[in-house]
Context: one part of a larger RNA
């Protein structure tokens, strides 16, 4: 000197942090991941007429739910498990992939049968599920077309001799619509059709941004009372498989490979950027806050997907738990709270999406326990205060005395003030940037539409009536811990008598104890002290 700290004695604010280190035990309950009607079918309600009050039309396009599309692999948590290319670090990929976003290039033609929802029967106590029958689509599934894209054969350059650029010919593969405007018909009050136009989307390909996959080199933990280890085990051939190398799988030949410069084995452990410490050099440590990894009851497993072997998805085997009409069914807080366990110990079942950011939308907008912020705790660190000046007859009282005194002690009281923090009263932000709408210009445009895009303008605050700012009130409402024998700043008395205690070493105490215990006095620190632990 530090610390994610506990425990004792005490506590007046406030401002930034921090706040299960133990059982990677178990969880009651609410919440945490959803969005799109501008992809599609179908439509409650509310609204409007009518009505014999049972209801029946219309017209609207909202809820729940279906069928499609992005998302759910992010963001959060945790530290089990791993001594490993898991990390760092420095490079390779001529061995590679990529949804959404940016650039640029082509393209979007044309046809068809399904399944949901719904509707009728059914089975089941639930959970769910069968069987029929109907129907959209940016669900599907054929054809067409198509190349700088794919396979094949030829040629040229190149070359790390694996292969790579390229030109030539042939093969092979592709899609969807939706909305807004405006002009025309047709119909007469709205649709529908054709054109032209503008947004967005779809489809292949090229490049970029970013992000991920695999390979190497090097570096960081103890034991040798662990000295030999190894059959997919090391390499060819060739075949699988994967975006992609490669015993990664296989099948057939070899007989290899590692190893005291520490294999094999067992222990412990998430790793770094950092963090303590310390003059450094080293130690010693990975709490918060970044990065990268693994894990998600426990073991397996694979489907969907651009991305998973997937925390709030499936499946399957265990173990626990919960409902049951015993036939069978749910469930997984190491997300945010909160419970019960363990423990020397660790927080509110809160308050907003207003700001940042993320997901879906065209947008309006919803989600959003990410996060913003408030509560809980002296856990930490920083400040502020608990008064200021003046006051000697050095009052009273206490202690302690050589009885003269001395000390608490300018302390107090008195007198003059101040008002921060605490209480009452007013006023009272910044955080808000914009985004729909409107105006005006520019772009596109056949167009003064629409659409883009720039300029004005132009809703919103959880916190919180907070922080500040004024005013008013009273010194009134805020000081405590440890030590005082030496290290080590700070001493007398009474009490006790090797008792009773004390204590970090040394050591104190057996009748004058500065060292127990009490008081007065003094010392350090102070909203804190101290004590234990740990760590340099």
């Nucleotide at each position: 000197a530090a610390c994610g700290a506990a425990c004792g004695u005490u506590a007046g604010c406030g401002g930034c942090g921090c706040g299960c280190c133990u059982a990677a035990g178990a969880c009651a309950u609410g919440c945490a991941a959803g969005u799109c009607g501008a992809g599609c079918g179908a439509g409650a309600a509310a609204g409007g007429g009518c009505u014999u009050c049972g209801g029946c039309c219309c017209c609207g396009g909202u809820a729940a739910a279906g069928c499609g599309g992005c998302g759910c692999a992010c963001g959060g948590g945790u530290g089990a498990g791993u001594a490993a290319c898991a990390c760092g670090u420095a490079g390779g990929u001529a061995a590679u992939c990529a949804a959404c976003c940016c650039u640029c290039g082509a393209g979007u033609g044309g046809u068809g049968g399904a399944c949901a929802a719904c509707u009728c029967u059914c089975c089941g106590a639930a959970a769910g599920g069968a069987g029929a029958g109907c129907u959209a689509a940016u669900a599907c599934a054929g054809c067409a077309u198509g190349a700088c894209g794919u396979g094949g054969c030829g040629g040229u350059c190149u070359u790390c001799c694996g292969a790579g650029a390229u030109c030539g010919u042939u093969u092979c593969c592709a899609a969807a619509g939706c909305g807004g405007g405006c002009c025309u018909c047709u119909u007469c009050a709205u649709g529908a059709a054709a054109g032209c136009u503008c947004g967005c989307g779809c489809u292949c390909g090229a490049g970029g941004a970013u992000g991920a996959g695999c390979c190497u080199g090097c570096g960081g933990c103890c034991c040798a009372u662990c000295a030999g280890c190894u059959a997919g085990u090391u390499g060819g051939c060739g075949g699988g498989g994967u975006a992609a190398u490669g015993g990664c799988c296989c099948a057939c030949c070899a007989a290899g490979g590692c190893g005291u410069a520490g294999a094999c084995g067992g222990g412990u452990a998430g790793c770094u950027g950092g963090u303590c410490u310390g003059a450094g050099a080293g130690g010693a440590u990975g709490a918060a806050c970044a990065g990268c990894c693994a894990c998600a009851c426990u073991g397996g497993a694979a489907c969907u997907g651009a991305g998973a072997c997937a925390c709030g998805g499936u499946c399957c085997a265990g173990a626990c738990u919960c409902c049951u009409a015993c036939g069978g069914g749910a469930g997984g807080c190491a997300g945010c709270a909160g419970u019960c366990g363990g423990g020397a110990a660790u927080c509110u079942u809160c308050c907003g999406c207003a700001a940042u950011g993320g997901g879906c939308g065209a947008a309006a907008g919803c989600c959003u326990g990410a996060c913003g912020g408030a509560g809980c705790g002296a856990c930490g660190c920083c400040g502020c205060g608990u008064g200021a000046g003046u006051g000697a007859u050095g009052a009273a009282g206490g202690c302690c005395u050589u009885c003269g005194g001395g000390u608490u002690g300018u302390a107090a009281a008195g007198c003059u003030c101040u008002g921060u923090g605490g209480g009452g009263a007013g006023g009272g932000a910044a955080g808000a940037a914009u985004a729909a709408g409107u105006u005006c210009a520019a772009g596109c445009g056949a167009a003064u539409a629409c659409c883009u895009u720039g300029a004005a303008u132009g809703a919103u605050g959880a916190c919180g009536g907070u922080a500040c700012c004024u005013c008013c009130u009273u010194a009134g409402c805020a000081a405590g811990c440890a030590c005082c024998g030496g290290c080590u700043a700070a001493c007398u008395c009474u009490g006790u008598g090797c008792c009773a205690g004390c204590a970090g070493c040394c050591g104190c105490g057996g009748u004058a104890a500065g060292a127990c215990a009490g008081a007065g006095g003094g010392u350090g620190c102070a909203a804190a002290c101290g004590u234990u632990g740990u760590u340099c």
Molecule: small-subunit ribosomal RNA, 5' domain
Organism: uncultured bacterium